[in-house]
Transfer RNA from Candidatus Mesenet longicola, 76 nucleotides, folded computationally. NCBI's taxonomy places the organism under Bacteria, Pseudomonadota, Alphaproteobacteria, Rickettsiales, Candidatus Mesenet. RNAcentral holds the sequence, with entries from ENA.
RNA sequence: GGGUGGUUAGCUCAGUUGGUAGAGCAUCUGGUUUACACCCAGGAGGUCGACAGUUCAAAUCUGUCACUACCCACCA
Numbered sequence: 001g002g003g004u005g006g007u008u009a010g011c012u013c014a015g016u017u018g019g020u021a022g023a024g025c026a027u028c029u030g031g032u033u034u035a036c037a038c039c040c041a042g043g044a045g046g047u048c049g050a051c052a053g054u055u056c057a058a059a060u061c062u063g064u065c066a067c068u069a070c071c072c073a074c075c076a
Base pairs, nucleotide, nucleotide: 001072002071003070004069005068006067007066010025011024012023013022019056027043028042029041030040031039049065050064051063052062053061
């Protein structure tokens, strides 16, 4: 330098044909217990990497950029 993928909750990850974003773990509250853990019930937590475009409507489609992983080439 060229190519392919990834970026969504604190962590690991889903998200179909564009239609107001979810799970597990963690965390918080309550129950249970002498107490802790387990278990049960409930809650909170997200400008979906950034900016722009298309659209009535974008995590999803398009463009540019950023970060990251891998492959190829070059240099050494």